Context: one part of a larger RNA
């Protein structure tokens, strides 16, 4: 390079938008630099391959005819693709009536717990562990009642539930917002997919800078125990931190270890949110159907375990990755980054 793969053996990019490229739904008519097919022509000889000959065979040579890689023009095909007109309606996108939701941002509010002050009532232990000690406590703790502060997180509903593109989202309320889903067969009429180491945007946690907050919690450290030691695990404090503003960081077991988006392929049970039917006084029930979410399973596919209309089964389009282990996700150079470090990526060397 051809092939082969990428749930778990090497391999899906964290994740959305989206340019360039790649690709492209149904009919018709046109055209023909793809695309087929015909005959000219050229393609120097040698080499290839057939057949015949010549050196005693053969290597080798000579004859004849093929044949390779094309390439120009000519004449024709028009199934397919392009191009270029006209048109469709099922992709797609809109509009109309209707639903569901912890999507998202800001603001207000609410109660439990916690801690803390300060006040009552009481009185010698409290904690805490396998056992203890450090520790707090007669300047009155724990325990118990008020009041008043504070910050963080929101039992119960909670569920195999629901939202978001990933990261993620949970008291209640209001404000402004984004995206699905059903239905209607009303509108545009392929406006579509998919998407590069070519842009752009978000991205748990930890961390960084300013500046606030700081109840618990709790890396770092102290100091009690443990033990041979015990820079640990258990106690007892307890600073970053977590928390909010704004600005960086851009990492992850960023997972379903499974890209995205279109068709096809048995069935059963549960549940979420919708439409039509049935059914009822009415809701449940029942049946079809569209979205999702989840158990088991048919064929099939997989080494195997599994997966199995949410595919890991038959296909098609793009796009990322992989190609023995180490050395290494490391050196070097380059981008970014305030700093810690990101991203992009290797050789020698050795098994």
């Nucleotide at each position: 390079u051809u092939g082969g793969g990428c749930g778990u053996a090497a391999a899906g990019g964290g994740u959305c938008u989206u340019c360039a490229g790649g690709u492209g739904g149904u009919u018709u008519u046109g055209u023909u630099a793809g695309u087929c097919c015909g005959a000219u022509g050229u393609u120097a000889a040698a080499u290839c391959c057939c057949g015949g000959u010549g050196c005693c065979c053969a290597a080798c040579g000579c004859c004849g005819g093929g044949g390779c890689c094309g390439c120009a023009a000519c004449g024709g095909a028009u199934a397919c693709g392009g191009c270029a007109a006209a048109a469709c309606u099922c992709g797609a996108g809109g509009u109309g009536c209707g639903g569901a939701g912890a999507g998202g941002u800001a603001a207000g509010c609410g109660g439990a717990a916690c801690u803390c002050a300060c006040g009552g009532u009481g009185u010698a232990g409290c904690g805490g562990u396998g056992a203890a000690a450090u520790g707090c406590g007669u300047u009155g703790a724990u325990a118990u009642c008020g009041u008043g502060g504070g910050g963080a997180a929101c039992a119960c509903c909670a569920a195999a539930g629901g939202c978001g593109a990933a990261g993620g989202c949970a008291g209640c309320u209001u404000a402004c917002u984004g995206g699905c889903c059903g239905u209607a067969u009303c509108c545009u009429g392929a406006c579509a997919c998919u998407c590069a180491u070519a842009a752009g945007a978000c991205g748990a946690a930890a961390g960084c800078g300013u500046g606030g907050g700081g109840a618990g919690c709790g890396a770092a450290u102290a100091g009690g125990a443990u033990u041979a030691g015990a820079u640990a695990c258990c106690c007892u404090a307890g600073u970053a931190g977590u928390c909010c503003a704004c600005g960086c960081c851009c990492u992850a077991a960023a997972c379903g270890a499974u890209g995205c988006a279109g068709a096809c392929u048995c069935g059963u049970c549960a549940u979420u949110g919708g439409a039509a039917g049935u059914a009822u006084c009415g809701a449940c029930c029942c049946u079809u159907u569209c979205a999702g979410u989840g158990g088991c399973u048919u064929a099939g596919c997989u080494u195997a375990c599994g997966c199995g209309u949410u595919a890991a089964g038959u296909c098609u389009g793009c796009c990322g990755c992989c190609u023995g282990g180490g050395a290494a996700g490391u050196a070097c150079g380059g981008c970014c980054g305030c700093a810690a470090g990101g991203c992009u990526a290797a050789a020698a060397c050795u098994c």